[in-house]
A computed fold for a 1419-nucleotide RNA from an uncultured prokaryote, annotated as small-subunit ribosomal RNA. Its mean pLDDT, the model's own confidence on a scale to 100, is 83. Rfam family: Bacterial small subunit ribosomal RNA. RNAcentral holds the sequence, with entries from ENA.
RNA sequence: CUGGCGGCGUGCUUACACAUGCAAGUCGCACGAGAACGUUUCAGCUUGCUGAAGCUAGUACAGUGGCGCACGGGUGAGUAGCGCGUGGGUAACCUGCCCUUGAAUCGGGGAUAACUUCGCGAAAGCGUAGCUAAUACCGGAUAAAAUCCAGUUAGCUUUGGCUAUAUGGAUCAAAGGUGGCCUCUGCAUGGAAGCUACUGUUAGGAGAUGAGCUCGCGUACCAUUAGCUUGUUGGCGGGGUAAUAGCCCACCAAGGCUACGAUGGUUAGCUGGUCUGAGAGGAUGAUCAGCCACACUGGAACUGAAACACGGUCCAGACUCCUACGGGAGGCAGCAGUGAGGAAUUUUGCGCAAUGGGGGAAACCCUGACGCAGCAACGCCGCGUGAGUGAUGAAGGAUUUCGGUUCGUAAAAUCCUUUUCCGGGGGAAGAAUCAGGACGGUACCUCGGGAAUAAGUCCCGGCUAACUACGUGCCAGCAGCCGCGGUAAAACGUAGGGGGCAAACGUUAUCCGGAUUUACUGGGCGUAAAGCGCAUGCAGGCGGUUUGAUAAGUUGGUUGUGAAAGCUCCUGGCUCAACUGGGAGAGGUCAUCCAAAACUGUCAGACUUGAGGAAGGUAGAGGAGAGCAGAAUUCCCGGUGUAGUGGUGGAAUGCGUAGAUAUCGGGAGGAAUACCAGUGGCGAAAGCGGCUCUCUGGGCCUUUACUGACGCUCAGAUGCGAAAGCGUGGGGAGCGAACGGGAUUAGAUACCCCGGUAGUCCACGCUGUAAACGAUGAGUACUAGGUGUAGCGGGUAUUGACCCCUGCUGUGCCGAAGCAAACGCGAUAAGUACUCCGCCUGGGGACUACGACCGCAAGGUUAAAACUCAAAGGAAUUGACGGGGGCCCGCACAAGCAGCGGAGCGUGUGGUUUAAUUCGAUGAUACGCGAAAAACCUUACCUGGGCUUGACAUAUAGGUAGUAGUGAAGUGAAAGCGGAACGACCCUUCGGGGAGCCUAUACAGGUGUUGCAUGGCUGUCGUCAGCUCGUGUCGUGAGAUGUUGGGUUAAGUCCCGCAACGAGCGCAACCCCUGUUGUUAGUUACAAGUGUCUAACGAGACUGCCGGAUUCAAACCGGAGGAAGGUGGGGAUGACGUCAAGUCAGCAUGGUCUUUAUAUCCAGGGCUACACACACGCUACAAUGGUCGGUACAAUAGGUCGCCACAUCGCGAGAUGGAGCUAAUCCAGAAAGCCGGCCUCAGUUCGGAUUGUAGUCUGCAACUCGACUACAUGAAGGUGGAGUUGCUAGUAACCGCGCGUCAGCCAUAGUGCGGUGAAUACGUUCCCGGGCCUUGUACACACCGCCCGUCACGUCAUGGAAGUCGGUAACACCUGAAGUCGGUACCCUAACCGAAAGGAAGGAGCUGCCUAAGGUGGG
Repeated sequence: CUGGCGGCGUGCUUACACAUGCAAGUCGCACGAGAACGUUUCAGCUUGCUGAAGCUAGUACAGUGGCGCACGGGUGAGUAGCGCGUGGGUAACCUGCCCUUGAAUCGGGGAUAACUUCGCGAAAGCGUAGCUAAUACCGGAUAAAAUCCAGUUAGCUUUGGCUAUAUGGAUCAAAGGUGGCCUCUGCAUGGAAGCUACUGUUAGGAGAUGAGCUCGCGUACCAUUAGCUUGUUGGCGGGGUAAUAGCCCACCAAGGCUACGAUGGUUAGCUGGUCUGAGAGGAUGAUCAGCCACACUGGAACUGAAACACGGUCCAGACUCCUACGGGAGGCAGCAGUGAGGAAUUUUGCGCAAUGGGGGAAACCCUGACGCAGCAACGCCGCGUGAGUGAUGAAGGAUUUCGGUUCGUAAAAUCCUUUUCCGGGGGAAGAAUCAGGACGGUACCUCGGGAAUAAGUCCCGGCUAACUACGUGCCAGCAGCCGCGGUAAAACGUAGGGGGCAAACGUUAUCCGGAUUUACUGGGCGUAAAGCGCAUGCAGGCGGUUUGAUAAGUUGGUUGUGAAAGCUCCUGGCUCAACUGGGAGAGGUCAUCCAAAACUGUCAGACUUGAGGAAGGUAGAGGAGAGCAGAAUUCCCGGUGUAGUGGUGGAAUGCGUAGAUAUCGGGAGGAAUACCAGUGGCGAAAGCGGCUCUCUGGGCCUUUACUGACGCUCAGAUGCGAAAGCGUGGGGAGCGAACGGGAUUAGAUACCCCGGUAGUCCACGCUGUAAACGAUGAGUACUAGGUGUAGCGGGUAUUGACCCCUGCUGUGCCGAAGCAAACGCGAUAAGUACUCCGCCUGGGGACUACGACCGCAAGGUUAAAACUCAAAGGAAUUGACGGGGGCCCGCACAAGCAGCGGAGCGUGUGGUUUAAUUCGAUGAUACGCGAAAAACCUUACCUGGGCUUGACAUAUAGGUAGUAGUGAAGUGAAAGCGGAACGACCCUUCGGGGAGCCUAUACAGGUGUUGCAUGGCUGUCGUCAGCUCGUGUCGUGAGAUGUUGGGUUAAGUCCCGCAACGAGCGCAACCCCUGUUGUUAGUUACAAGUGUCUAACGAGACUGCCGGAUUCAAACCGGAGGAAGGUGGGGAUGACGUCAAGUCAGCAUGGUCUUUAUAUCCAGGGCUACACACACGCUACAAUGGUCGGUACAAUAGGUCGCCACAUCGCGAGAUGGAGCUAAUCCAGAAAGCCGGCCUCAGUUCGGAUUGUAGUCUGCAACUCGACUACAUGAAGGUGGAGUUGCUAGUAACCGCGCGUCAGCCAUAGUGCGGUGAAUACGUUCCCGGGCCUUGUACACACCGCCCGUCACGUCAUGGAAGUCGGUAACACCUGAAGUCGGUACCCUAACCGAAAGGAAGGAGCUGCCUAAGGUGGG
């Protein structure tokens, strides 16, 4: 959110408080007493009253007495306990009612309630006096096979037992009732005694049942709870109980429990079972069943067979109620129900018909136990909501590539059925037995009616079954995890469709599983979390060979038990199932008995190999103490000597003329011991280094005739334990935290320098930690080798020393197998096994807080939680990066040449401005870029004016005949409006059709948006030498190898080597131009020849040849020849990819937006603005120049709306004529250069900006806004700061000439062409970029990365805190109810004794011990 039916089950969280009703009574066959209403009869009379009798009725209520009320029902507060479970014990016990067995039941007595009377009280209730009964109460008798005492014997047993057996003594009983019958007795009818039947009563035996007590084992968490205990542990004696017992008391002793967890704290009823799991386990303890505990809270006893008693009593307390204020009443954790609480759980129902229980002889009564019904989809199970046919694949919805597809045989329609449903009829079993049924007119059966009354919910990105559209646009939202959403969302919302489950579905919470993620089954600890810093060693655990015994463990079997239900299997009953009946099985750390003897244990004996010991050798910085030595530093004294010294990257502080440093001599003092010195030695580790002496520990080797398992490990414990630090007292040369000064720096609380105190040293004491590391606990055994080194020994050999072979011990390296996530380890294991200890369980919080212990302190040891994150981490891989390393390249630097940056101008950009200054490009890789030409046009922008099927395309329908087209006047800025006049075409079957125009509908249109939706194209790294693949091999894998290495190259170019062998895209080559040359052909070139020129095909260059050196490989160096030599020069050509690089405005294109406008037309304006900044250029600043005159030499390319010779005019731009050329034919002055003249270093005869005037040309049109010409004007500028660009040869630089666009041109741009024509390169340290190898990495958006700490503000969680408030176990003291037990002079008293007095005994009262609650106190 939704909801049709039935069956079977189940249903308060606050042990919170409870209104009301019910939930335990019954018996007259124990007993006494005993009505009334009513009715019948009679009497009286006041005629509706009174009285009597009978019935009612020996009935009801009440009482005495008996039994029951201790069961049944509820709850889980307490309890960590013999409470529960399981198995035992009771020789230490009880048991009403019940079964069974034998015996008895005699004879008396005194009371009392009810009732009556009187009194008190509001009530609850109480009291006085009197009467009475019993199966009520009390004596007496009798009594053993009962109990007790003494005591004999036997057997079985063994705590106080049983059986049998002599003896003596003592003690204890009783109750009757009902029915029947007279055989006997007496009265002589019939009843009584009596008899009999039933039922009671008493004391025994025995059984059954149910209890009590007790023991073994099992039974939650915390050690940040380690010590607890005084009735405590035991004994003797007493008391007490049904019974054992410190259960209680007196005395005596000093015990008892505890690391196998006492004591304390927290939590919790336990179990059968339930859920889950393959199991082992884990979690749990609803319903049902067994046990326990509790009954408002606390305490206590009484009665009884049994209680310390849910619906009993007493007391205290809290609460509620009644009250006349004096006093009383109450206890739903029984069934319903109410309030409160809460997310949340039902009816104040029916019935005793069944089952069961209590009482009774029975009938019967009682029974909220129970049987039923009601409510709730709360759970499980079953059924239904229809079935068949039905294609125009209807309508409609959704979608679409517009064809279709899908919902979908679904519907409609037609035919059928009736489980359900509604109505009518019949109608149970449940009751063994005559009757009696709450459920119930229910289940069930039958008839009629009619598809009729009945479907939802969640999901559709992956996990995980199921997809599209629209809306939204990091918004709204989703989300179990990963993660979706920023304009094309299968993840949000809605719709259509689909999937799952279904009277339910989904969510949330909880438990188990997955999780081998606490690992018994079944994990780990070198680097991921994890080996105590090291040793000694008690307890504990484990333990060599062998013999015998034993039987605790172990193994096999027997018997008992493991309640029922549940579970599993088989089989029955409800239509099936759920549910339920019957049978069998399973279930154990259980008990018992028997057996076995291998292994473990135990006992006894033996052994020698483990361990230890003995003897002889041996190395060593092993330890402690004492003494001694030399070198060096510093200081002091003295000599020589003079201006510096010292220190640093460079300096300065410092020291020094009061004489330093340096040097020589003498002295003082402290600390440390160069060389030897070595992955050498010793030690448990920390650690140990000059020499000598004294004391002392351990190891190793060889030999061996001793002991005989004496061993290994080790919680706790104890000892040692670097440096720093602390205490006391010394010492103090050097070094040196703190501190001072000088530097460095943005700062510099640092690194560097000058000083310098603690300390470092010694003695004694403390501390107890380190990356105390091999990040690797100790011990034992086993498992290929190779090679060093130290110690000791053996063999061979030698004169001897070496060398060589070999054994043990230590210490290194490399490696097999094996192990390992990999790295790696590998006889010194991280291998294979065993034993013991320690430790780990995501990161942070946290090597922290609190508590405890230790410490003088600093601090150490032990050690959490809240909260927070989805990771943290290990090893390896590929990249990227590094102020890491190696190698190499590039106009990258260097060496040079010329510039830019300064000036003026041109162009572009930013910014600003504007109605608009359209848009894009923005580090390199935008900025003379798109744009190879903005006056209009272009043009996209702005202002204004028009237009709306449109400036342009297509289709359909309709219309149109002076139609299409041309279009005068008028109006207007134009577009447009307007419309005189002129005026057609094609096909034809002659009907018409086409084209055109008009109208309408579809649509056109958009330089609007998204380059982060795209195609295509382009830039860049970079013309850098790289990028990959197949197969194979290696690796768990990511990946590696190849592609690395040694050489070499411009090159991943080639060679060699190699677990690689090959291949592809790149490189190179093939293509074009150019340089030499041959052949052919030559027009327009040329006077001709000719071939320099043109253009086609060839040749030539390949490290081919020689020498050197080389791995005699590739290649390199040198040389010859040659026009050209090692890719000859130039171009085209751009690998895999990177930058979400650029472009929707070149084009194309998805989506989206717009449609009288963001479309379209027109005029004018703008893109050309101008305090400013930047980029790219041009011209200059001058004499290697300027100017004037003369004079020489090109190439590319273009040309008919064109190029234009020549002539004339003009100072000139140009104009006017006009030849030639559709081009090797015609058109064009090359300039720098060279020769000569002038200028003479100036703001100039440099420079040309700016401005004025006058013109030319193009063009509808030069105002905004063109170029050019002439004359005049003549600005800045004297070579440019920091910085920065290009270029290695026909290059730079300088010089001019074309072309495209184009009417013209803002071209100084772009792109080509030729002319003149250099300098320099030692070299690769550095800057930039790149390539290869290697290394580190916590980076992977890849260093423009990642990331740390403080501070500011707020939130959350936690610790501390002067204090404050509350709760609480236990304890001390005071007070002390009720009550049991004990004591008790006086008081009271029916039963017994006594003749009486009186006694016994009892009661009340008082009192003692104990004690709940209360008070005070610390805590």